The part of an RNA shown here (small-subunit ribosomal RNA, 5' domain) has 526 nucleotides and comes from a bacterium. It matches the Rfam family "Bacterial small subunit ribosomal RNA". Its mean pLDDT, the model's own confidence on a scale to 100, is 83.
[in-house]
Context: one part of a larger RNA
RNA sequence: GGAUGAACGCUGGCGGCGUGGAUAAGGCAUGCAAGUCGAGCGGACCGAAUCUUGAUGAGAUUCGCCGAGUAGCAAUACAAAGCGGAAGGAUUCAGGGCUAGGUUAGCGGCAGACGAGUUAGUAAUACCUUGGUACGUACCCCGAAGCGGAGCAUAGCCAGCCGAAAGGUUGGGUAAUUCUCCAUGUGGUCGCAAGAUUAAAGACGCAAGUCACUUCGGGAGCGGCCUAGGUCCGAUCAGCUAGUUGGUAAGGUAAUGGCUUACCAAGGCUAUGACCGGUAGGGAGGGUGAGAGCCUGAUUCCCAACGAGGGCACUGAGACACGGGCCCUACUCCUACGGGAGGCAGCAGUCGAGAAUAUUCGACAAUGGGCGAAAGCCUGAUCGAGCGACGCCGCGUGCAGGAAGACGUCCUUCGGGAUGUAAACUGCUUUUCUAUGGGAGAAAAUAAAUGAUAGUACCAUAGGAAUAAGAGGUGGCUAACUUCGUGCCAGCAGCAGCGGUAAUACGAAGGCCUCAAGCGUUAUCC
Numbered sequence: 001g002g003a004u005g006a007a008c009g010c011u012g013g014c015g016g017c018g019u020g021g022a023u024a025a026g027g028c029a030u031g032c033a034a035g036u037c038g039a040g041c042g043g044a045c046c047g048a049a050u051c052u053u054g055a056u057g058a059g060a061u062u063c064g065c066c067g068a069g070u071a072g073c074a075a076u077a078c079a080a081a082g083c084g085g086a087a088g089g090a091u092u093c094a095g096g097g098c099u100a101g102g103u104u105a106g107c108g109g110c111a112g113a114c115g116a117g118u119u120a121g122u123a124a125u126a127c128c129u130u131g132g133u134a135c136g137u138a139c140c141c142c143g144a145a146g147c148g149g150a151g152c153a154u155a156g157c158c159a160g161c162c163g164a165a166a167g168g169u170u171g172g173g174u175a176a177u178u179c180u181c182c183a184u185g186u187g188g189u190c191g192c193a194a195g196a197u198u199a200a201a202g203a204c205g206c207a208a209g210u211c212a213c214u215u216c217g218g219g220a221g222c223g224g225c226c227u228a229g230g231u232c233c234g235a236u237c238a239g240c241u242a243g244u245u246g247g248u249a250a251g252g253u254a255a256u257g258g259c260u261u262a263c264c265a266a267g268g269c270u271a272u273g274a275c276c277g278g279u280a281g282g283g284a285g286g287g288u289g290a291g292a293g294c295c296u297g298a299u300u301c302c303c304a305a306c307g308a309g310g311g312c313a314c315u316g317a318g319a320c321a322c323g324g325g326c327c328c329u330a331c332u333c334c335u336a337c338g339g340g341a342g343g344c345a346g347c348a349g350u351c352g353a354g355a356a357u358a359u360u361c362g363a364c365a366a367u368g369g370g371c372g373a374a375a376g377c378c379u380g381a382u383c384g385a386g387c388g389a390c391g392c393c394g395c396g397u398g399c400a401g402g403a404a405g406a407c408g409u410c411c412u413u414c415g416g417g418a419u420g421u422a423a424a425c426u427g428c429u430u431u432u433c434u435a436u437g438g439g440a441g442a443a444a445a446u447a448a449a450u451g452a453u454a455g456u457a458c459c460a461u462a463g464g465a466a467u468a469a470g471a472g473g474u475g476g477c478u479a480a481c482u483u484c485g486u487g488c489c490a491g492c493a494g495c496a497g498c499g500g501u502a503a504u505a506c507g508a509a510g511g512c513c514u515c516a517a518g519c520g521u522u523a524u525c526c
Base pairs, nucleotide, nucleotide: 001526002525003524004523006522007521008520009519010518013395014394015393016392017391018390019388020387026351027350028349030348031347032346035110036109037108040107041106043104044103045102046101050097051096052095053094054093055092061086062085063084064083065082069078070077071076117306118305119304127230128229129228131226132225133224135223136222137221140219141218142217143216144215145214146213148182149181150180151179157172158171159170160169161168162167187198188197189196190195202211203210204209232278233277234276239269240268241267244266245265246264247263248262249261250260251259281303282302283301284300285296286295287294288293308329309328310327311326312325331342332341333340334339359385361384362383363382367381368379369378370377371376398428399427400426401425408419409418410417411416433463434462435461436460437459438458442453470515471514472513473512474511476495477494481510482509483508484507485506491498492497
């Protein structure tokens, strides 16, 4: 001088792009982070329309009784209100059937082995580079063939019982793309051959057909295993090893193999460093350097390992499985004391320890993933916003004129000099700022619709120099000097050193120097 996932001190206007738990793989309240399919299945619930059963029975109509009253001398005629009945039936309520449609606890399928996190362990079963094969592969693509028949259950449900809860249990009965059996055998497997053996499931649609299903062959991508070389320090670690090294046989595995077991042999590794101890995830990369090299492994990408500590298997194409299961241990919580529940090294957040590291935010609009025929649903992946000068980059804090030069302050040889065109003052501009108005791209797909970010970026108009400068240094190295105070005191300091009465080295003031929204200090690397 350069660099940093930095921290601390003083200071702090804006934007873009990045980046942010390096310590305790310490403990965690709360919410969310993996679901989806009703076009696999039987139910349950809701249910427009429609059919039906029962009840209700308005107004208008009509019949009877009664008869205020009107006309008339009267007989009588007409006749409102009121009471009762009839057919008809508006409306409302309850029940049932059937159906389009909707919701979904359970069975079933696929996903959950990805994505996200962390670096504890690991010095070689890891990783990087090279070569190989005794192997596997769901979804996807290509090709060949098939998809016939029969049956037993079980959840849900109903009835009952136990338990504080978590949950459990008995009986009855039910469906399927659940399960079982028979058939067929292109093909596959076993076999020298003869031969033996081996499969399936439907759904939607008026239909055409589409999507599924079964077996086999091939592909792509992904993975398992083997192999050679490379891969830190210590010899004050010199010997290590009994499934140990090899063989035979058997078992096991998708597959080779002491991978496992029995028997046999006595081997195997080692100063080219075995064994032991310490430290450590590896690589692409990053920093520095002219290079050789040295240091490093945050963010991003690839690989590995781990998921409170330890062990185990089940399911499955794939796990010995972070948000699956069982057991042991430690810890935390609930309890009716009998018994139960839990795992943030997912995203936020909290306590703790620490010099130190952010919001309990928005959206699935884009990209991608899971499921689905699709619509769509889910997605703390992701895309965005928030916080931090933590870093890099860019911009601004005004521009021009203005006195032989105001005030103040500092110095002075008391004449004056410096701050200094600096200010005031005059003119101008408006990046930025404030207000108002307009307002994106990212959105593509079959038409239409669809933007969290965001009324953001950006544009226009108006206003007014308006809203915006500090930090460190000033004896030498090293750019920049005077005065006062202090008096080996107080203090400074990277090095040598400075300070004991004229200190350019301490403290203050003025001047000056260097960087600048930063400037210094500390730590670490070259």